[in-house]
RNA sequence: CGAAUCCUUCGGGGCAGGGUGAAACUCCCGACCGGCGGUGAUGGGGCGAACCUGACUUGGCGCCCUUAAGUCCGUGAGCUCAAUGCUAUCUAUUGCCUAGCGCGAGCCGAUUUGGUGGAAUUCCAAAACCGACAGUAAAGUCUGGAUGGGAGAAGGAUUUA
Numbered sequence: 001c002g003a004a005u006c007c008u009u010c011g012g013g014g015c016a017g018g019g020u021g022a023a024a025c026u027c028c029c030g031a032c033c034g035g036c037g038g039u040g041a042u043g044g045g046g047c048g049a050a051c052c053u054g055a056c057u058u059g060g061c062g063c064c065c066u067u068a069a070g071u072c073c074g075u076g077a078g079c080u081c082a083a084u085g086c087u088a089u090c091u092a093u094u095g096c097c098u099a100g101c102g103c104g105a106g107c108c109g110a111u112u113u114g115g116u117g118g119a120a121u122u123c124c125a126a127a128a129c130c131g132a133c134a135g136u137a138a139a140g141u142c143u144g145g146a147u148g149g150g151a152g153a154a155g156g157a158u159u160u161a
Base pairs, nucleotide, nucleotide: 002160003159004158005157006156007155008154009153010152017029018028019027031141032140033131034130035075036074037073038072043066044065045064046063047062048061051060052059070129071128078107079106080105081104085101086100087099088098111127112126113125114124115123133144134143135142
């Protein structure tokens, strides 16, 4: 350092100001926000055998650490279905029914233009676009399911190549 099993902790942000109205954080003007992993030419730091520059330093270059995408590739939440799967209820027993769980499957949004360059949907500039379900004056931002679930992150224990 890798693998397996287990434990602990952590694990989502946002309508200022105004208009209409009896009533809107829901409509209109405008404002604000961006889960997790990957990729990656940002930036920062460290190191360096050879190579580039006439030479030293710097730099290029190479390696390592860190860091960089709401719209790229995946993925979570949500919705639908649901195992010749499990649990509970019922029953003499099994099964069916009913309720819960959910292996797994399906559904589930959005980017262009210009610049630089060998190379950019990632950098710089500009202009766009997107956002589950239920409730309610029509909601990405309020309230609720949710003191839930969760991609995953960090640390620890045991075993093992």

The RNA shown here (FMN riboswitch aptamer (RFN element)) has 161 nucleotides and comes from Ammoniphilus oxalaticus. Of the family's consensus pairs, 100% are formed in the model. RNAcentral holds the sequence, with entries from Rfam. It matches the Rfam family "FMN riboswitch aptamer (RFN element)". Rfam links the family to the GO term FMN binding.